RNA sequence: CGGGGCGUGGCGCAGUCUGGUUAGCGCACUAGCAUGGGGGGCUAGGGGUCCCCGGUUCAAAUCCGGGCGCCCCGA
Numbered sequence: 001c002g003g004g005g006c007g008u009g010g011c012g013c014a015g016u017c018u019g020g021u022u023a024g025c026g027c028a029c030u031a032g033c034a035u036g037g038g039g040g041g042c043u044a045g046g047g048g049u050c051c052c053c054g055g056u057u058c059a060a061a062u063c064c065g066g067g068c069g070c071c072c073c074g075a
Base pairs, nucleotide, nucleotide: 001074002073003072004071005070006069007068010027011026012025013024020058029045030044031043032042033041051067052066053065054064055063
């Protein structure tokens, strides 16, 4: 320098192909129930500028352009 993949709650991921209910799942966290107490279990709850900027659209995590970071391959 060229090509490819990835970036979404604290952590790990799905959703993107084919734009459209309130962006969800597991773990973790908080409260309650239960227990003599803890662990485990059950119930409820909080937490997201979807990496950044711009564009298209009635509507963007999703499509388009530019950039940033990480990983892999090639030179």
The RNA shown here (transfer RNA) has 75 nucleotides and comes from a Candidatus Zixiibacteriota bacterium. RNAcentral holds the sequence, with entries from ENA and MGnify. Its Rfam family is "tRNA". The family's RNA type in Rfam is transfer RNA. The prediction has a mean pLDDT of 80.